[in-house]
RNA backbone atom coordinates (compact mmCIF):
# COMPACT_ATOMS: atom_id res chain seq x y z
C1' N A 1 0.00 0.00 0.00
C1' N A 2 -7.98 -2.37 -1.22
C1' N A 3 -0.80 -5.92 2.69
C1' N A 4 0.28 -12.65 -0.07
C1' N A 5 0.82 -17.20 2.86
C1' N A 6 0.09 -17.50 8.22
C1' N A 7 -1.23 -16.86 13.47
C1' N A 8 -4.37 -14.76 17.68
C1' N A 9 -9.22 -13.48 19.48
C1' N A 10 -14.61 -12.48 19.10
C1' N A 11 -19.48 -13.61 16.77
C1' N A 12 -22.14 -17.14 13.24
C1' N A 13 -22.48 -21.65 10.95
C1' N A 14 -20.80 -26.85 11.38
C1' N A 15 -21.20 -34.31 10.43
C1' N A 16 -20.78 -39.24 12.14
C1' N A 17 -21.99 -43.58 15.25
C1' N A 18 -25.85 -47.97 21.85
C1' N A 19 -29.37 -41.97 27.33
C1' N A 20 -26.36 -50.59 25.26
C1' N A 21 -26.16 -55.14 29.07
C1' N A 22 -24.24 -56.43 33.70
C1' N A 23 -21.55 -55.57 39.19
C1' N A 24 -20.89 -52.35 43.71
C1' N A 25 -24.24 -48.43 44.80
C1' N A 26 -30.93 -45.92 47.76
C1' N A 27 -30.92 -42.62 42.86
C1' N A 28 -26.86 -40.04 41.15
C1' N A 29 -21.90 -39.24 40.50
C1' N A 30 -17.85 -42.64 40.18
C1' N A 31 -15.37 -47.40 39.33
C1' N A 32 -14.94 -52.68 37.80
C1' N A 33 -16.14 -56.22 33.41
C1' N A 34 -18.77 -57.43 28.80
C1' N A 35 -20.30 -56.90 23.72
C1' N A 36 -22.07 -53.10 19.41
C1' N A 37 -20.25 -48.98 16.44
C1' N A 38 -18.19 -43.39 14.88
C1' N A 39 -13.81 -39.90 13.19
C1' N A 40 -13.63 -33.88 12.23
C1' N A 41 -9.80 -31.87 18.91
C1' N A 42 -4.99 -34.80 19.33
C1' N A 43 -1.68 -38.96 17.34
C1' N A 44 0.34 -42.84 14.12
C1' N A 45 0.89 -44.75 8.74
C1' N A 46 2.07 -43.88 3.31
C1' N A 47 1.81 -42.99 -3.14
C1' N A 48 4.03 -40.06 -7.04
C1' N A 49 8.08 -36.83 -6.55
C1' N A 50 12.87 -35.69 -4.78
C1' N A 51 17.87 -36.99 -1.88
C1' N A 52 21.57 -40.07 -0.46
C1' N A 53 24.35 -44.39 -1.00
C1' N A 54 25.43 -49.14 -3.95
C1' N A 55 25.37 -52.64 -7.88
C1' N A 56 24.75 -53.33 -13.47
C1' N A 57 24.81 -51.28 -18.13
C1' N A 58 25.97 -47.14 -22.05
C1' N A 59 27.87 -42.90 -26.67
C1' N A 60 32.31 -40.89 -29.77
C1' N A 61 39.82 -44.68 -31.35
C1' N A 62 40.60 -46.98 -26.27
C1' N A 63 40.51 -46.57 -20.99
C1' N A 64 39.20 -43.27 -16.81
C1' N A 65 35.96 -39.22 -14.85
C1' N A 66 31.53 -36.91 -15.28
C1' N A 67 26.48 -37.29 -17.12
C1' N A 68 22.49 -40.81 -18.80
C1' N A 69 19.41 -45.72 -18.17
C1' N A 70 17.83 -49.56 -15.22
C1' N A 71 17.59 -52.26 -10.37
C1' N A 72 18.25 -52.37 -4.94
C1' N A 73 18.17 -50.57 -0.02
C1' N A 74 17.84 -45.77 2.77
C1' N A 75 15.83 -40.75 3.84
C1' N A 76 11.99 -37.52 2.93
C1' N A 77 7.44 -36.92 1.52
C1' N A 78 0.17 -34.70 1.87
C1' N A 79 -5.02 -35.26 2.47
C1' N A 80 -10.95 -34.96 4.51
C1' N A 81 -6.84 -41.67 2.33
C1' N A 82 -6.14 -45.29 6.55
C1' N A 83 -5.03 -47.17 11.92
C1' N A 84 -9.00 -46.36 15.72
C1' N A 85 -3.66 -45.40 20.59
C1' N A 86 -6.29 -40.94 22.58
C1' N A 87 -11.36 -38.97 21.80
C1' N A 88 -16.16 -39.73 21.22
C1' N A 89 -21.68 -42.61 20.59
C1' N A 90 -29.79 -38.53 23.95
C1' N A 91 -28.88 -33.03 25.22
C1' N A 92 -25.08 -30.00 26.92
C1' N A 93 -19.66 -29.64 26.12
C1' N A 94 -16.23 -30.80 22.62
C1' N A 95 -15.93 -30.70 17.60
C1' N A 96 -11.85 -30.54 11.66
C1' N A 97 -13.49 -27.10 8.70
C1' N A 98 -16.34 -22.43 6.73
C1' N A 99 -17.92 -17.27 7.09
C1' N A 100 -17.46 -12.24 8.85
C1' N A 101 -15.08 -8.63 12.28
C1' N A 102 -11.00 -6.85 14.83
C1' N A 103 -5.82 -7.57 15.64
C1' N A 104 -0.74 -9.24 14.77
C1' N A 105 2.41 -10.27 11.11
C1' N A 106 5.44 -8.52 6.76
C1' N A 107 6.42 -12.05 1.64
C1' N A 108 5.76 -8.85 -2.63
C1' N A 109 5.74 -3.62 -5.09
RNA sequence: GCGAUGGAUAUGGAAGAGAGCCUUGCUAAAAGGCCGCCGAAGGGACAAGUCUUGAUUUACCCAAAAGGAUCAAGGUGAAAUUCUCAGGCAAAAGGACCAUAUUCGGACA
Predicted 3D model of a 109-nucleotide RNA (Glycine riboswitch aptamer) from Peptoclostridium acidaminophilum DSM 3953.
The coordinates come from a structure-prediction model, not an experiment, and the mean pLDDT is 78.
RNAcentral records the identical sequence in 2 taxa.
Taxonomically the source falls in Peptoclostridium acidaminophilum (Bacteria, Bacillati, Peptostreptococcales, Peptoclostridium).